[in-house]
Context: one part of a larger RNA
RNA sequence: UGACAGGGAUCCGCACAAGUGGUGGAGCAUGUGCUUUAAUUCGAUGCGAAGCAAAGAACCUUACAAGGGCUUGACAUGCUGCGAAUCCUCUUGAAAUAUAGGGGUGCCCUCGGGAACGCAGACAUAGGUGGUGCAUGAAUGUCAUCAGCUCAUGUCGUAAGGUGUUGGUUAAGUCCCGCAAUGUUCAUAACCCUCGUGUUUAGUUGCCACCAUUGAGUGUGGAAACUGAACAAACUACCGGUGAUAAGCCCGAGAAAGGUGAGGAUGACGUCAAGUCAUCAUGCCCCUUAUGCCCUAGGUGACACACGUGCUAUAAUGGACGGGAUGAAGGGUCGCGAUCCCGCGAGGGUGAGCUAACUCCAAAAACCCGUCCUUAGUUUGGAUUGCAGGCUGCAACUCGCCUGCAUGAAGCCAGAAUCACUAGUAAUCGCCGGUCAGCCAUACGGCGGUGAAUUGUUCCCAGGCCUUGUACA
Numbered sequence: 001u002g003a004c005a006g007g008g009a010u011c012c013g014c015a016c017a018a019g020u021g022g023u024g025g026a027g028c029a030u031g032u033g034c035u036u037u038a039a040u041u042c043g044a045u046g047c048g049a050a051g052c053a054a055a056g057a058a059c060c061u062u063a064c065a066a067g068g069g070c071u072u073g074a075c076a077u078g079c080u081g082c083g084a085a086u087c088c089u090c091u092u093g094a095a096a097u098a099u100a101g102g103g104g105u106g107c108c109c110u111c112g113g114g115a116a117c118g119c120a121g122a123c124a125u126a127g128g129u130g131g132u133g134c135a136u137g138a139a140u141g142u143c144a145u146c147a148g149c150u151c152a153u154g155u156c157g158u159a160a161g162g163u164g165u166u167g168g169u170u171a172a173g174u175c176c177c178g179c180a181a182u183g184u185u186c187a188u189a190a191c192c193c194u195c196g197u198g199u200u201u202a203g204u205u206g207c208c209a210c211c212a213u214u215g216a217g218u219g220u221g222g223a224a225a226c227u228g229a230a231c232a233a234a235c236u237a238c239c240g241g242u243g244a245u246a247a248g249c250c251c252g253a254g255a256a257a258g259g260u261g262a263g264g265a266u267g268a269c270g271u272c273a274a275g276u277c278a279u280c281a282u283g284c285c286c287c288u289u290a291u292g293c294c295c296u297a298g299g300u301g302a303c304a305c306a307c308g309u310g311c312u313a314u315a316a317u318g319g320a321c322g323g324g325a326u327g328a329a330g331g332g333u334c335g336c337g338a339u340c341c342c343g344c345g346a347g348g349g350u351g352a353g354c355u356a357a358c359u360c361c362a363a364a365a366a367c368c369c370g371u372c373c374u375u376a377g378u379u380u381g382g383a384u385u386g387c388a389g390g391c392u393g394c395a396a397c398u399c400g401c402c403u404g405c406a407u408g409a410a411g412c413c414a415g416a417a418u419c420a421c422u423a424g425u426a427a428u429c430g431c432c433g434g435u436c437a438g439c440c441a442u443a444c445g446g447c448g449g450u451g452a453a454u455u456g457u458u459c460c461c462a463g464g465c466c467u468u469g470u471a472c473a
Base pairs, nucleotide, nucleotide: 001473002472003470004469005468007467008466010464011463013461015457016456019421020420021419022418023417026312027311028310029309030308031307032306033305035302043052064298066296067295068294069293070292073125077124078123079121080120081119082118083117087102088101089100091098107114108113127287128286130285131284132283136281137280138276140274141272143270148186151183152182153181154163155162156161167176168175192264193263194262195261197232198231199230200229201228202227203226207222208221235258238252240250241249242248301440314414318373319372320371321370322369323368324367330361331360332359335354336353340349341348342347380411385406386405387404388403389402390401391400427450428449429448430447431446432445433444
């Protein structure tokens, strides 16, 4: 100087308390372990692995295993020879591939040839999701959005080092005061984006109070609203109290907004030989008729069990049926698909409009009104299974989604334990998107609707700073 302490002081954080809703019990979905398997490809393993990589495994993907094939190779550059290429047909086979035949000459041109493409040959070499993340780059997680980490000069100390960086205050090494220190870098804050208010301005595809007008906001027109753009606005600026007359803190006024206005992006020096050689790049090692490449069918979906993350429930604050209202943000031309007809329905036929403030997806749902059910394993719950269908796609057996009828399991609020959340938050309700032929999405990422309860620092945990101790480094 650090590290440690069931030492002390102090500050802070959904850390605990106060409260709300969960997980742990049930069924299912999904990931992991174990086991099994020809293969169940590989990686990730306390927090910081386990709905993770994977924003979508029927084939493909695919890296795994079995079988059938290839060996200058599926791909790149260079050389030689033949033929332009594309195309059509035959046989073989599960396909990859192999075989035989037919037709056929374009482009440039100095008529020698050349470009592109196909086939054959020889070698230089290709290729490797093979190993090492403890050889690495790169980007990432984590402590942690915690408030720290440093340097120059000076000064103290033999030196390691100290000082600066202590006290008050703050979300903050934020600011103020003090001072053998004076300045400084990177972080903090601000600058950026979204939301919240107003003014000006501009408006079509958007809107419609008044005025006329139409089948229709259709035409003319133009307040409000909406949608863009540019400005304004918040800074402890003002009042009072408190404080060291400081920094600040408390209250009030006005204000759309008040003390960082709310949310996001933004992550210092470093820590964990943290994770990734399977995104990519790359040193070294290894394979080269195979650890490379092509294809078929299989596997990654197995199932005694254990764990994680979720969804649906256990009902009356509910379930069922009928009627009625309101939202935001997205996506669409290989697409979204209105309308009408058929079907109980999934869906089928038709194909208006839309390259979108124009049209479509699109119905928002919780909610409100009315009727039935009356505490029951039920008109709860929907697993499981049978039958009949639809859609996508060469192809739904292994292994897709959806519909109808029938079936109607466990479950009556869950032990020890444990998680999230402080306001438009939790809880609850639906909507959209990416990936995508289809979809195992109950996931992930967004969007709005309705909308609570509770609150202090004794203790547990994590962290910062000061201080004491130490047989530790």